[in-house]
Parts: sequence; C1' cells; structure tokens
RNA sequence: CGAGGCGGACGGGUGACCGCCGCGCCCCUAGGGGCGGGGAGGAAAGUCCGGGCUCCAUAGAGCAGGGCGCUGGGUAACACCCAGUCGGGGCGACCCGAAGGAAAGUGCCACAGAAAUUACACCGCCCGGCCGUUCGGGUAAGGGUGAAAUGGUGGGGUAAGAGCCCACCGGCGGACGGGUGACCGUUCGGCCAGGCAAACCCCGUCCGGAGCAAGACCAAAUAGGAGGGCGUUGAGGCGGCUCGCCGAGCCCUCGGGUAGCGGUCGCUGGAGGCGCCGGGUGACCGGCGUCGUAGAUAGAUGGUCGCCACCUCGGAUCGUCCGAGGGACAGAACCCGGCUUACAGUCCGCUCUCGGUCC
RNA sequence: GGGGCGAUAGCUCAGCUGGAAGAGCGCUGCCCUCGCACGGCAGAGGCCGGCGGUUCGAAUCCGCUUCGCUCCACCA
Repeated sequence: CGAGGCGGACGGGUGACCGCCGCGCCCCUAGGGGCGGGGAGGAAAGUCCGGGCUCCAUAGAGCAGGGCGCUGGGUAACACCCAGUCGGGGCGACCCGAAGGAAAGUGCCACAGAAAUUACACCGCCCGGCCGUUCGGGUAAGGGUGAAAUGGUGGGGUAAGAGCCCACCGGCGGACGGGUGACCGUUCGGCCAGGCAAACCCCGUCCGGAGCAAGACCAAAUAGGAGGGCGUUGAGGCGGCUCGCCGAGCCCUCGGGUAGCGGUCGCUGGAGGCGCCGGGUGACCGGCGUCGUAGAUAGAUGGUCGCCACCUCGGAUCGUCCGAGGGACAGAACCCGGCUUACAGUCCGCUCUCGGUCC
Repeated sequence: GGGGCGAUAGCUCAGCUGGAAGAGCGCUGCCCUCGCACGGCAGAGGCCGGCGGUUCGAAUCCGCUUCGCUCCACCA
C1' cells in the first nucleotide's frame, strides 16, 4: 500500500417565523390568554419468543396437546447471551451449526437397478455337468444402477473370492486415566451395525387460559326489553377431557339505548440510564454516587426560509471560490428483555489476518 | 392495538400422513352446420406468493418475508 476479519459509535447542526400534544406557574374567569420547560427509534417495525401487570380459585392435580433439545453457567424468564465440546467452511484472522436417541418400537426409501434391509447373483470371475449353445453351484474383489449396495486402504490367503486371517484407520462395546460436564486420551475385545426423528415416536425439560378493546371507577340514557334452549340431578368460571374448588346464572335470535366508539384511573420511575469501585475468563452480579428522560386516543412530535458542515456534478482568475442537486429505513400507543427483518451514508478502535514493496 | 385464517392454470377450488400437480368454467385448433350456438375430438397454459433450510427428493415439513381476508366497544 492492497485485500480482508472482529468489536463499537452515529443517523446532520443551528437560528427565525408559523403551527401541534402534554406538564408547571400566573391572569381574566369556566372558556381562553400569557410565560417557562418537555416532546420518537436503532430498529419505535414483524408480533416470532420470553417475562412483568390485570382478570378468571391466592391458578390446583392428572391425561391430552404444545414449545425446547451438545455441556456448564448468566438471567425475572427465554428459542436469548457467555464460556467451552464436537462437526463443517476458510491459506489465515475468524465464521457457521434446530447439534439428544436410528443396537426401544412402528413407518418410509419414488424412478432406475438382479437386489433398498429377514437384503441381493444382471454382467463378469471360478468350479462342475462331454469342449460350444446352455444348465447347476460358488463368489460382493471388479463392472453397471442409484442419493444410498453388509466400513476403507494395503497385504496374506483361495479354484475364484470374502474380516476368512493380519496391520493401520473409522465405528461399536468394556476397562483405566483427565475433566463439574459435553467430551478427550490410552488400552483390550468381537469383527461391523444403511439413511430419514424440521416422519410417528422414545427420553429429558418447561408450559393453566385470556389479553390494556386486560381490568377498576364515575356520569347519563331506555324497553336495565321480548322469544327460545340449558341449568342446584350443577349453568358458568375464555382451546379439549377427568378430578378438585367456587356456586346461579349461561347461550342463541330479535329489538333498543349511549355525548352511538363518553370521562377518570390503569399510563409511564422501571428487571431504568450514566459514572466510579469491587468480584467473575465472560455473559453478568454487588456497592456507592448521580440524572429525570414522550404519554397521544383517530391518535401530537410538523412545515417554510436562511447559515454552517458532509457527499455528487459542472465551471473558474484552482491550497480557494461560484452554481446546481442530494441525504436512507422508518415513525411510540400498557411496559420491559431478546430475536428477526429493513437501512443512503459517516466515523472510531484492534500488541487481528493474508499478500506485495521498501529500509 | 390485539386474536385468527389464506395465497396452486385467466377465474373458482382439490391435492398438504413428502415421490414430481389435477377438476370445472374459460382459451386455441379441428370436426359438425349454409353460418352461429350446442355437441364431439385434440391441445396449450403452472416452476404451487417470494427467499432460505431439513431430506436423495418439498405445493406438502421448518424458519424469515410480502400481500390479502376476517373478528373484537359499553349498557351486557
């Protein structure tokens, strides 16, 4: 210098004018006015997970159903994160992995192929029936089919062959050693066991349901209505069944009302942000200090203009100036922790890697 | 805001216990007819909304994503 890898930050600034939504104070007064101060995001998104919160038993038991799935840890919890193990990719820094069990059982493996798991003899090879056509037998070393054919390579052996025998490697099982564990190492053994569990299933573990249109309160209005069905021999209690608990209403159809989407609370201070110290490899935890940081309800957070900064293009009297243009994805709606997806561009860090050149 | 479904031929839908995609209507050509309709015969038209994964193999199983549909106020 070039090409990468990992981690992190930002997502224009400022001024004037005109608006919008809350909050505090003041004034006239019950509706406005004035002043001050605040007002979107890293994803506010998708609603894919996990929790808090609320109601239904202070949410209980079993079955069924569903989620998750290497190990250990973190956490309120998780499908998240951290550290490791194993497998795969890359020259490398490093990255990726829904990664339990296929010797518990069931099922599937189309087409092709002789045979697809109680495996199999099409060609070939070998032996025999009189040499040939052909028939019987042996054989999975070779060919062919296929995604996959009884583990692979080499040697011995044999009529030809074959774990038939041997060495090494892979896999399985046992023992010993290391590790909390996944797993790793050594050694011995018999000779070998196809794949699919994002097929059923088995094992382990977790899960009650609904959701702020939850739920609580206030005011006003009318037909707090009518018909049918079920119900104390148990309705209903928000997916199903049984039990348990509570215990009188529930469902359907029609009709009506309400300022016909009324008002207040829930509603924003919470597993909170930042800094320092301590513990831990780390995720994270503990202590101390400090900060106040959106709450709308048809849904505010905007628009115009100027200046500056950035980028692109053009021009000039080129270390500057002039002109034109551009700036993404997207917008809170009960609140958090994650994941995923979208994103113009800018910046920072690395005693990270590879290659080239020079000293 | 929250809950639940769907996307397959031009249209309406099957197929969704994985093995190579069908039906009806429509369209095209031929026959029939003097001509049209009806009828008969033949045919074209799809990579199953998109991307990725599991598998030998995906419309089907699993993620992500894009559109579309539907239900939910109170008195109750």